[in-house]
Context: one part of a larger RNA
Molecule: small-subunit ribosomal RNA, 5' domain
Organism: uncultured bacterium
């Protein structure tokens, strides 16, 4: 000097940032990914159109028995608008957000490499959408079961499935040919035969899908150089091991996996064991070299009650899917089921210790969706914390009778001290009252916010305290105590004149903070 600090005493106000470093302990609540009806058949609600039926206020005709015509009301059925939407379907839940348990590793880092790779949406560009079929959820009915859920029968739809059709510059095989390389080889071209696609949708006119191909771009995997902590009181270690060969598997190389075959492979330039740890840009000392460390921000990695495993998908082996199995917790009719804060407040616990069950999508971004718009605990603001760093104020000039008090004293006096009194100004702050934003690009649209800012008014008015004084080390005397009480970073002080302890006056250094503890230079 520095802290993601903590603890005593104190505490005025803004900006800016920062907050569980311990129990990768367990979690009530609540919200954190949903969105399209312009892909789809239903189903409720509203309106409105046709008619039926009930019940009928009036009319005007009657032979008083009735027969016509019919407002409004109730209910049915058709037709066609609006509006929600539980279900298929579609994209998104592999982003974003959170933790560092784990990992000594190609995880990271930094250079390289793929003649061994894959990329949904995005852009270009070429080229194409022809004709059928046959289910299924919701829905009804019946049934089960406490509940979760589940099960038979019927019915229907598509941008949901499955065939045919066409088809190449796609893919595979099998052949020539030309140029190149870095070992299998790569690019072209150029011939056989093979084998595969589509889907609509609104609105009238623009659009938005959709199919195969080729480029890009973007993310991604996968090899390899080189760096990457202690311990030798760990000296040997390995059998899928190390290499073939041939399968099989992967987007793809690969013992990644089998079969069979050889006996290799790594190691004192430290292999294996064993502790310990997430890595980097960076931080923070220092003059540098270096040491130390990895809060917050950014990039990567791993993990998501502990342990498996896969489906889906252009991408996961998937935090708020799925399945197993353990643990735990909760509901139970005992037959069986629900659950996963290392998200974002918030509990309890643990601890020296760390915060609001806050507002709002208005702005930046995210995902759907032509679009309005939904949805976002990211984000973007507020609370709360002197944690931290800036920044600012608690007055400013004049003012000696050097007042009174205190504290000393050698009793003359010193000294607190221009210090206060008192005079004359200011008004940053405060309070009050008046106006009031920028962030908004665009008619609407602003959480913060009546904030911040301005102007006026009031009045010195609201605001200073911690450590230290023997030396190191700035800053002394006085009582008290008497090796006791006590101090202390080191020397050391204290046993009757203690500048070292406790008090007090007086100083000295910091300052809204001083002061101790901790940990690194």
């Nucleotide at each position: 000097g520095a802290c993601g600090a903590a603890c005593g005493c104190u505490g005025g106000c803004g900006g800016c940032g920062u907050g569980c470093c311990u129990a990768a302990c367990a979690c009530a609540u609540g919200c954190a990914a949903g969105u399209c009806g312009a892909a789809c058949g239903g189903a409720a609600a509203u309106g409105a159109u046709u008619u039926g039926a009930a019940c009928g206020a009036a009319u005007a005709c009657u032979u008083c028995g009735g027969a016509a015509u019919g407002a409004a009301u109730u209910u049915g059925a058709u037709u066609u608008a609006u509006c929600u939407u539980a279900g298929u379907g579609g994209c998104g839940g592999a982003c974003g957000g959170g933790u560092g348990a784990g990992u000594a590793a190609c995880g990271c880092g930094u250079g390289a490499g793929u003649a061994a790779c894959c990329u949904g949406c995005c852009u270009u560009c070429c080229a194409g959408a022809g004709g059928g079929g046959g289910a299924u959820a919701a829905c009804a009915u019946u049934c089960u079961g406490a509940a979760a859920u589940g099960a038979c029968u019927g019915c229907u739809a598509a941008u949901a499935c499955c065939g045919c059709a066409u088809g190449a510059c796609a893919u595979a095989u099998c052949g020539g040919a030309a140029u190149c390389g870095c070992a299998u080889g790569a690019u072209u071209u150029u011939g056989a035969g093979a084998u595969c696609a589509a889907a609509g949708a609104a609105u009238u006119u623009a659009u938005c899908g959709c199919u195969u191909g080729a480029a890009g771009a973007u993310g991604g995997a996968c090899u390899c150089g080189c760096g990457u902590c202690c311990g030798a009181u760990u000296a040997g270690u390995u059998a899928g091991u190390u290499g073939g060969u041939g399968a099989g598997g992967u987007a793809a190389c690969g013992g990644c996996u089998c079969a069979c075959c050889a006996a290799g492979a790594c190691c004192g330039c430290g292999a294996u064991c064993g502790g310990u740890a997430g890595c980097c840009g960076g931080a923070c000392u220092g003059a540098g070299a270096g040491g130390u460390u990895g809060a917050a921000c950014g990039g990567c990695c791993a993990c998501a009650u502990u342990g498996g495993g896969a489906c889906u998908g252009a991408g996961a082996c998937a935090c708020g899917g799925c399945c197993c199995a353990g643990a735990c917790u909760c509901c139970u009719a005992c037959g069986g089921g629900a659950g996963g804060c290392a998200g974002c407040a918030g509990u309890g616990g643990g601890g020296g210790a760390u915060a609001u069950u806050g507002c709002g999508c208005a702005a930046u971004g995210g995902g759907g969706g032509c679009a309005a718009c939904c949805c976002u605990g990211a984000c973007g603001c507020a609370g709360c914390a002197a944690c931290g760093c800036c920044g600012c104020g608690u007055g400013a000039a004049g003012g000696a009778u050097g007042a009174a008090g205190g504290u000393u004293u050698u009793c003359g006096g010193a000294u607190u001290g221009u210090a206060a009194a008192c005079u004359u100004c200011u008004u940053u702050u405060a309070u009050u009252a008046a106006g009031g934003a920028c962030g908004a690009a665009a008619c609407u649209u602003g959480a913060c916010g009546g904030u911040a800012c301005u102007u006026a008014a009031u009045g010195a008015a609201u605001a200073a305290g911690c450590u230290c004084c023997g030396g190191c080390u700035a800053a002394c005397u006085a009582c008290g105590u008497g090796c006791c009480a006590g101090c202390a970073g080191c020397c050391g002080c204290g046993g009757u004149a203690a500048u070292a302890c406790g008090u007090a006056g007086g100083g000295a250094g910091c300052a809204a903070g001083c002061g101790u503890u901790g940990u690194c230079c």